A computed fold for a 325-nucleotide part of an RNA from a metagenome, annotated as large-subunit ribosomal RNA, domain IV.
Rfam family: Bacterial large subunit ribosomal RNA.
Its mean pLDDT, the model's own confidence on a scale to 100, is 88.
The full RNA is in RNAcentral, with records from SILVA.
Context: one part of a larger RNA
RNA sequence: CCCUCGUUAAGGAACUCUGCAAUCUAGUCCCGUAACUUAGGGAGAAGGGAUGCCCCGCAAGGGGUCGCAGUAAAUUGGGUCAACCGACUGUUUAUCAAAAACACAGCAUUGUGCUAAGACGAAAGUCUACGUAUACGAUGUGACACGUGACCAAUGCGGAAAGAUUAAGGCAAGGGGUUAGCCGCAAGGCGAAGCUCUGAACCCAAGUCCCCGUGAAUGUCGGCCGUAACGAUAACGGUCCUAAGGUAGCGAAAUUCCUUGUCGGGUAAGUUCCGACCUGCACGAAUCGUGUAACGAGUUGACCGCUGUCUCAACGAGGCGCUCA
Numbered sequence: 001c002c003c004u005c006g007u008u009a010a011g012g013a014a015c016u017c018u019g020c021a022a023u024c025u026a027g028u029c030c031c032g033u034a035a036c037u038u039a040g041g042g043a044g045a046a047g048g049g050a051u052g053c054c055c056c057g058c059a060a061g062g063g064g065u066c067g068c069a070g071u072a073a074a075u076u077g078g079g080u081c082a083a084c085c086g087a088c089u090g091u092u093u094a095u096c097a098a099a100a101a102c103a104c105a106g107c108a109u110u111g112u113g114c115u116a117a118g119a120c121g122a123a124a125g126u127c128u129a130c131g132u133a134u135a136c137g138a139u140g141u142g143a144c145a146c147g148u149g150a151c152c153a154a155u156g157c158g159g160a161a162a163g164a165u166u167a168a169g170g171c172a173a174g175g176g177g178u179u180a181g182c183c184g185c186a187a188g189g190c191g192a193a194g195c196u197c198u199g200a201a202c203c204c205a206a207g208u209c210c211c212c213g214u215g216a217a218u219g220u221c222g223g224c225c226g227u228a229a230c231g232a233u234a235a236c237g238g239u240c241c242u243a244a245g246g247u248a249g250c251g252a253a254a255u256u257c258c259u260u261g262u263c264g265g266g267u268a269a270g271u272u273c274c275g276a277c278c279u280g281c282a283c284g285a286a287u288c289g290u291g292u293a294a295c296g297a298g299u300u301g302a303c304c305g306c307u308g309u310c311u312c313a314a315c316g317a318g319g320c321g322c323u324c325a
Stems, first nucleotide, its partner, number of pairs: 002319007010311002014309001019306001027051005036041001038143001052065005066070001078304007085296002090102002106141007118127003144291004149221003154218002156214004163209003169203002174198005181190003222240005249283001250280001261277005
C1' cells in the first nucleotide's frame, strides 16, 4: 500500500452512468397531518413537543436533583414532489437477469349432453370426475372506471338444398396372351372352354369449386390536384384506387428517423425530466385504447435533511502481509 472498522476543520453531491456506498432518521406518549381517493385509504403523511432519578400525594399535580446527552448501551422508518410501467399479495432464469416478464381475480370467445369434449395409453383402462353446462376443456385479454370504430376481398372457422369436380370400390361392354381342336403340302392361319393381362360407359363419399355467415377469428384500415378579400391554412370541390380507407382517445411517447423538434417550467447554466403543440419516418382500440386511488428491493427527474461520494486528504484500531524464532 491493501482489507475491515472508527473519528474529522471548512464546504455539503462540487463525486459519479447513478447520492453507488456510508451517514442522517429510529422506541414510546402527546399534539398535528395536504393533494388525491375505489371513501377503505393516503398516514408513522409532513411537522412539532415530551422522555432519567428522588420526595410529597390515592390520583391529578407539585417540589427537588445529576449529566454534554435520560428510547444515555443494544434492538431501532430518512422524508417529500412528479412521470412511466405493471392494478394489487404472489411467481421466475437452483449457480451473472426479480423485472415493465409469468400468474392473478375479472372480461370475452369457443368446444362439450355424459361411454362428454379434451388428454395419456398398440390395448385393457385411467385422468377429467365418484364431477354434469352456475360443470369441464381450449384460446385471448388481464383489478376498477369510461370505451372497444370501419373492412368478410385474402386466410381460418361455421352453415348449406341444388350444380361442377372427385378416390378406392362395384358392375362390366370390349381388347390382348396362352391352346384342345380345325384348315393348310408347307410356311402359317383361325381358334372354344379354362387360366391370365387389361378395361370404356354407368353407380358412388367427404373434400374442393360455388353460395351465405363470422373480428374480444389470423388480419387489414390509401393517393394526387385545386379552393376563403394580405399571407398562411383548407370547413369545401374534383379525380384515381380499394374489401374498407384509422373512428374515440392518446401522441417527439418504453413507439419520433430528421431531433438536443418548437414553446413553456424547473437550473446561474438542463441531449435527461415535467407541461403543451402535432409535421404520428413507423400510436390506436381485449397481439386491447385512455385514465386511475392503493401497492413496487421496478425505471426516470427534482427537492429537503444528511453526510469523507468529493474539494483533499489526515489520524487512529484490528487484520493481512513482511522479518526473526